[in-house]
Context: one part of a larger RNA
C1' cells in the first nucleotide's frame, strides 16, 4: 500500500420492509443437462452458461454420420497444349459423377503463315483447402462488477526508502457535485453539459393531411378555405432566475409564487483506470502446430426433431371482476414490387378465383383487442380448460414419411391457485390487453418495438444482498 475481518462509523440501491403481479403443482412451447444413438456437429458454465450465438435446422443451411465420388482439386494466381465461345437430344445413375451424336464457327490486328482478348477443356507443378488444435500466444468485439464515483498525473512538500500529501477534515450533493479549511498548488480520464426523442408556445409551408363557417355527398366525396389538427424545418421555454425561512453574509436545503412544465421535468445514447488468464481461433482476422488421394471437395440420404429422467425461461390455464353470442366504439408504430393486394364472387373455415390501386401522409396489409350495450351460463371438472387421438383439408415449396403452419369435424386429458423456497416492479411504472417489423418460400408462446386501461405501497435502515468514503486489527500479498 492493498485485500480480508460472523470490527467500528457515516451513506447509497426494489438490497431488505411496505404493496401488486408471478415461478416453484398441470399439460404444452423452447433451452440445457444427462441418457440413447451410425450421427444425435459446436461453443456457452454461479450472479454475468440454459427463448444463449440460432434475425427463424424438412432438401439447402451443416460444420455430425452413412453411402457414392474427386485430387491442381467447388472458388484464385501463374506455366505448355488444344479447341471460338455457347446450343440442343440421347444413355446409364439415387445424385453427383461418366458416356454418345449433332448444330456452331464470331471480335481485334495481319506480311494471310499465324498472333492477340474473352473462355472452356487437357496436362504439369508451384499452390489451393481446412466451422481441424490452441481465446492460456493474439487483434478485433463483447458481457461483468456499473452509469457505481471514482482511477490518475506534473511541480512542490513530508518520510531513509516502500510510500504520504493532493484525494484527508467541517457542511452539502444523484455525482471527487460544490462550498469552507487545510503543504498544497494546478491538470487529465470520469461526473455534469453539449446529442436524440418526448411534454408547451410561436413561426415559416399547406399535399396525399385537416375542415370552422358557405355550398355539395352515401362518404372531406367535390368546389372552397389553411383557422384548427396534423406533419417537419426554424425558434422561445427552465436558469435555484423570484419570494420567504434554515444555513457560516457559503455550497446547499425546505417551502411559495408564476408556469405546460421546477430543482438532473420523463426516458434513451454515452461505460473512467482497471477485475474475472472472463466469452468468442465456428463472424472475421492472426502467430504456431496439424491433415494434404484427406482432418480438403461434390452429391443422395439420414441426424441437429430420439426420450425412463433432472433443471433453467416463456406463453395457457384452473373460471362468474368469468365463458359464449349478437351489436358497437376508441390507437400508435410499422411494412410493401421476386411485394401490398382492395371491390365483387366461391367455400362453414384455412382459403381460391378476380385483379382495382400503390414505389404509398394518397393505394394496400387492417379487423385493434381489452371497453360498452344486450343475451345467455348458475360453481359443476362445468357452455371452465384445451392437452391428446381419429378423420377430412389449405398453403408455401423440386419435395411435407422422418420434420411445417393453418383450418373444419369428432375426440376432450391433466388442472380446483401449487411445499420448502425464489423472482420482477416506485407512474403512466406494474398488472392487463391488442398490433407491428426483422430473419423467412414456408415455418413464433421467442425477440425488437408500439400503443389501449391502468393500480397498490414505501413507516423506515434493526436485518439479509451488493457497493462507496473514513478509520481499525492482521501470523495474507
Nucleotide at each position: 500500500u492493498g485485500a480480508c475481518g460472523g470490527g467500528g462509523g457515516c451513506c447509497c440501491g426494489c438490497a431488505c420492509g411496505a404493496g401488486c403481479g408471478g415461478u416453484g403443482g398441470a399439460g404444452c412451447a423452447u433451452g440445457u443437462g444427462g441418457u440413447u444413438u451410425a450421427a444425435u456437429u459446436c461453443g456457452a458454465a454461479g450472479c454475468a452458461a440454459c427463448g444463449c450465438g440460432c434475425a427463424g435446422a424438412a432438401c439447402c443451411u451443416u460444420a455430425c454420420c452413412a453411402a457414392g465420388g474427386c485430387u491442381u482439386g467447388a472458388a484464385a494466381u501463374c506455366u505448355g497444349g488444344a479447341g471460338a465461345a455457347u446450343c440442343u437430344u440421347c444413355c446409364c445413375g439415387a445424385a453427383a459423377a461418366g458416356g454418345a451424336a449433332g448444330a456452331g464457327u464470331g471480335c481485334c490486328c495481319c506480311u494471310c503463315g499465324g498472333g492477340g482478348a474473352a473462355u472452356u477443356c487437357c496436362a504439369u507443378g508451384a499452390c489451393a483447402g481446412g466451422c481441424g488444435c490452441u481465446g492460456c500466444a493474439u487483434g478485433g468485439c463483447u458481457g461483468u462488477c456499473g452509469u457505481c464515483a471514482g482511477c490518475u498525473c506534473g511541480u512542490g512538500u513530508c518520510g531513509u526508502g516502500a510510500g504520504a500529501u493532493g484525494u484527508u477534515g467541517g457542511g452539502u450533493u444523484a455525482a471527487g457535485u460544490c462550498u469552507c479549511g487545510c503543504a498544497a498548488c494546478g491538470a487529465g480520464c470520469g461526473c455534469a453539459a453539449c446529442c436524440c426523442c418526448u411534454a408547451u408556445c410561436c413561426u415559416u409551408a399547406g399535399u396525399u393531411g385537416c375542415c370552422a363557417g358557405c355550398a355539395u355527398u352515401a362518404a372531406g366525396u367535390u368546389g372552397g378555405g389553411c383557422a384548427c389538427u396534423c406533419u417537419a424545418g426554424g425558434g422561445a421555454g427552465a436558469c435555484u432566475g423570484c419570494c420567504u425561512g434554515g444555513g457560516c453574509u457559503a455550497a446547499c436545503c425546505a417551502g411559495g409564487a408564476g408556469g405546460a412544465a421546477g430543482g438532473u421535468g420523463g426516458g434513451g445514447a454515452u461505460g473512467a483506470c482497471g477485475u474475472c488468464a472472463a466469452g468468442u481461433c465456428c463472424u472475421c482476422a492472426u502467430g504456431g502446430c496439424c491433415c494434404u488421394u484427406a482432418u480438403g471437395c461434390c452429391u443422395u440420404g439420414g441426424g441437429c426433431u430420439a426420450c425412463a429422467c433432472a433443471c433453467g425461461u416463456a406463453a395457457u390455464a384452473c373460471a362468474a371482476u368469468g365463458g359464449u353470442u349478437g351489436a358497437u366504439a376508441c390507437a400508435g408504430a410499422g411494412g410493401g414490387a421476386c411485394g401490398c393486394g382492395a371491390a365483387c364472387u366461391c367455400g362453414c373455415g384455412a382459403g381460391g378465383g378476380g385483379g382495382a390501386g400503390c414505389a404509398a401522409a394518397u393505394c394496400u396489409c387492417a379487423a385493434a383487442a381489452a371497453g360498452u350495450c344486450a343475451a345467455u351460463c348458475u360453481c359443476a371438472g362445468u357452455c371452465c380448460g384445451g392437452a391428446u387421438u381419429g378423420g377430412a383439408g389449405u398453403c408455401u415449396g423440386c419435395a411435407a414419411c422422418u420434420c411445417g403452419a393453418c383450418u373444419c369435424c369428432a375426440u376432450g386429458a391433466a388442472g380446483u391457485u401449487g411445499g420448502a423456497a425464489u423472482c420482477g416492479c416506485u407512474a403512466g411504472u406494474a398488472a392487463u390487453c391488442g398490433u407491428g417489423u426483422a430473419u423467412c418460400a414456408g415455418a413464433a408462446c421467442g425477440u425488437c418495438a408500439c400503443g389501449g386501461u391502468g393500480a397498490a405501497u414505501a413507516c423506515g435502515u434493526u436485518c439479509c444482498c451488493g457497493g462507496g468514503c473514513c478509520u481499525u486489527g492482521u501470523a495474507c500479498a
Annotation: Small-subunit ribosomal RNA, 3' major domain from an uncultured prokaryote, 477 nucleotides, folded computationally. Its mean pLDDT, the model's own confidence on a scale to 100, is 84. Rfam family: Bacterial small subunit ribosomal RNA. Its family is annotated with structural constituent of ribosome and ribosome in the Gene Ontology.